[in-house]
RNA sequence: CAUCCAGAGGGGUGGAGGGACUGGCCCGUAGAAACCCCGGCAACCCCCUCAGCGAGAGCUGAGGAAGGUGCCAACUCCAGCAGGUGUACGACCUGGGAGAUG
Numbered sequence: 001c002a003u004c005c006a007g008a009g010g011g012g013u014g015g016a017g018g019g020a021c022u023g024g025c026c027c028g029u030a031g032a033a034a035c036c037c038c039g040g041c042a043a044c045c046c047c048c049u050c051a052g053c054g055a056g057a058g059c060u061g062a063g064g065a066a067g068g069u070g071c072c073a074a075c076u077c078c079a080g081c082a083g084g085u086g087u088a089c090g091a092c093c094u095g096g097g098a099g100a101u102g
Base pairs, nucleotide, nucleotide: 001102002101003100004099009038010037011036012035013034017027018026019025021080022079023078024077039072040071041070044068045067047064048063049062050061051060052059053058076098081095082094083093084092085091
């Protein structure tokens, strides 16, 4: 700096935790974390094709997916701070913060 309302799980080992933090709410002995194997998703990087632009370096868009990351419950599970809408309550919207990935 960009993205985070889409998408994608089986097996083995293991044996009680996990969802970052706090609160909530969930997932888990019908098997959590972690590790391994295989599979998949996606298109950030690399690479390839096409189109447009550019004097050029290159930029933009569309497509592909061999390789490097990442990911495969729930919108980043929800909220946390500020402002607003609405209201009996519940609820909702915008921005920020924090976090994750590149």
The RNA shown here (SAM riboswitch aptamer (S box leader)) has 102 nucleotides and comes from a soil metagenome. Its mean pLDDT, the model's own confidence on a scale to 100, is 85.